This is a predicted structure of a 466-nucleotide part of an RNA (small-subunit ribosomal RNA, 3' major domain) from an uncultured bacterium. Rfam family: Bacterial small subunit ribosomal RNA.
Context: one part of a larger RNA
RNA sequence: UGACGGGGGCCCGCACAAGCAGUGGAGUAUGUGGUUUAAUUCGAAGCAACGCGAAGAACCUUACCAGGUCUUGACAUCCCAAGGAGAUUGAAGAGAUUCGAUUGUGCCCUUCGGGGAACUUGGAGACAGGUGGUGCAUGGUUGUCGUCAGCUCGUGUCGUGAGAUGUUGGGUUAAGUCCCGCAACGAGCGCAACCCUUACUGAUAGUUGCUACGCAAGAGCACUCUAUCGGGACUGCCGUUGACAAAACGGAGGAAGGUGGGGAUGACGUCAAAUCAUCAUGCCCCUUAUGACCUGGGCUACACACGUACUACAAUGGCCGUAAACAGAGGGAAGCAAUACCGCGAGGAGGAGCAAACCCCCAAAAACGGUCUCAGUUCGGAUUGCAGGCUGAAACCCGCCUGUAUGAAGCUGGAAUUGCUAGUAAUCGCAGAUCAGCAUGCUGCGGUGAAUACGUUCCCGGGCCU
Numbered sequence: 001u002g003a004c005g006g007g008g009g010c011c012c013g014c015a016c017a018a019g020c021a022g023u024g025g026a027g028u029a030u031g032u033g034g035u036u037u038a039a040u041u042c043g044a045a046g047c048a049a050c051g052c053g054a055a056g057a058a059c060c061u062u063a064c065c066a067g068g069u070c071u072u073g074a075c076a077u078c079c080c081a082a083g084g085a086g087a088u089u090g091a092a093g094a095g096a097u098u099c100g101a102u103u104g105u106g107c108c109c110u111u112c113g114g115g116g117a118a119c120u121u122g123g124a125g126a127c128a129g130g131u132g133g134u135g136c137a138u139g140g141u142u143g144u145c146g147u148c149a150g151c152u153c154g155u156g157u158c159g160u161g162a163g164a165u166g167u168u169g170g171g172u173u174a175a176g177u178c179c180c181g182c183a184a185c186g187a188g189c190g191c192a193a194c195c196c197u198u199a200c201u202g203a204u205a206g207u208u209g210c211u212a213c214g215c216a217a218g219a220g221c222a223c224u225c226u227a228u229c230g231g232g233a234c235u236g237c238c239g240u241u242g243a244c245a246a247a248a249c250g251g252a253g254g255a256a257g258g259u260g261g262g263g264a265u266g267a268c269g270u271c272a273a274a275u276c277a278u279c280a281u282g283c284c285c286c287u288u289a290u291g292a293c294c295u296g297g298g299c300u301a302c303a304c305a306c307g308u309a310c311u312a313c314a315a316u317g318g319c320c321g322u323a324a325a326c327a328g329a330g331g332g333a334a335g336c337a338a339u340a341c342c343g344c345g346a347g348g349a350g351g352a353g354c355a356a357a358c359c360c361c362c363a364a365a366a367a368c369g370g371u372c373u374c375a376g377u378u379c380g381g382a383u384u385g386c387a388g389g390c391u392g393a394a395a396c397c398c399g400c401c402u403g404u405a406u407g408a409a410g411c412u413g414g415a416a417u418u419g420c421u422a423g424u425a426a427u428c429g430c431a432g433a434u435c436a437g438c439a440u441g442c443u444g445c446g447g448u449g450a451a452u453a454c455g456u457u458c459c460c461g462g463g464c465c466u
Base pairs, nucleotide, nucleotide: 007466008465009464010463011462012461013460015456016455019420020419021418022417023416026311027310028309029308030307031306032305033304034302035301042053043052064297065296066295067294068293069292070291073127077126078125079123080122081121082120083119086103087102088101089100090099091098092097107116108115109114129286130285132284133283134282138280139279140275141274142273143271145269150189151188152187153186154185155184156165157164158163169180170179171178195263196262197261198260200231201230202229203228204227205226206225209221210220211219213218234257237251238250239249240248241247313413317372318371319370320369321368322367330361331360332359335354336353341348342347379410384405385404386403387402388401389400390399426448427447428446429445430444431443432442
C1' cells in the first nucleotide's frame, strides 16, 4: 500500500422480510456423471459445466469403432510425357473401385508444322494433409465480479523512503451525481447524455392502407395506419424543508414527472477462468499413416445418481356444442398455398392468388349453452398391440404424425431450494432460425392479467470510511 476478521460506522441489491408461482415426490423429454461397449468421438466442471459448443447425430454431418481400400495422395503450387474438355451407358463389387461401349470436339494465336489457356491420365520429387499434443507458449473471441462506481494521470505540496494528498470531510444522488469545505489545482478512462424502441402530438406523403359518399366501379386522403422531419420533460413553475447550496418532499399543468418504460452500450483489472475442435498461430509429434476414400455400426447402450424442462394429480376443472369471437411479430419461389372435392383423421388430389401493407401460412385461453358430481373418475396420459399417413435412395438399429384398442405412476410432494416488484409474476396460444423430415429446446411476438414490500435485526453479494 493492499487483502482478510464469527472488529466498528454508513449505504445498496428480489439479499432477507411481505407475497405469488414453482423445483425437490410421479411419468416423460433432454443434458451430465457413472457403468457398459469394438466404439459408446471431443470439449464444458462451484457461483460463472450439466435443453452448454449442437440454430436441429437415420446416410451425410462425424471427428469414434469394425471391415474393405489408396500412398505426391480427397485439397494447393511447380516439372516432364501423353491426350479424346465433356456427355450417355453396360458388367463385377457392400461401396470405394476396376474393366469396357457409344457420342463429341470447343476457346486464343498461327508461318497450318504447331504453340498457349483450361481439363484428364501417367510419372518423379519438392511437398500436401492431421478435429494429433500443449489455452500453463500465443493472437482473436467469450464468461465472471458488474452496469458495481469505481480506476488513474500531470503539475504542485508533504514524507529520508515505500508512499500520501487530490479521490478524505459535511450534505446529496441511481452514480467519484452535484453542492460546500479543504495544499491542492486541473485532466483522462468509466457514470450520465448523444443511438434504437415504446407512450402524446404537428407537418409532409397517400398505395397495396383507410372510408365521411357509394351495391360495385369510381372518388377522396378527414380518420386508422404506414415512414420521414419536427415539437414535447428541463426539478421548467408553485409551496415546504435545507446552509442564501446541491437537493428532497408535496402540488399544478400535462399523453408522459423527476434517469417516463425497455434495449444496445461493460472502466483499470481479477480468475495462469474458457476455447489449439470456429479461425489464426510458435514449438513438439505422425508421414504406405495420427493422412485420404468407402460400406456397416456407434454418438440413441442402462442396475443407478444429479441438473434443466414438459405433462399432470383435476370442478377456478374435463368433455361436447354455438357464434366466420378478438392479436402482434415474422416467413414465403426447388416456396407459401386459398375456395370447392375425397378421407373419421394424419393426409390426398387439385391449383386461384402471391417475389407480397396486395395473395397465403393464421390463434388459443376467453364468452354462451349442455353434461359429468369428487371417484384413481368422462382426471391423468405413460406403456404396448393393430391399422394407416408423410419426408427421404433408405425410417430394423434410430424419425415425426393419425385412427382404434390398452389405460401405468400420480390425490400437491421430506430435508432443502429457485424465480419474480407491473403490463411484471402466473397463464394462453402464435411465429422464426436450424431444417428433406424431426423441439417439451432456443430466440422473438402478442392475448388475459394478479398479490405483496412494515422494514434493514438476520443470511448472501457489493461499495465507502476506519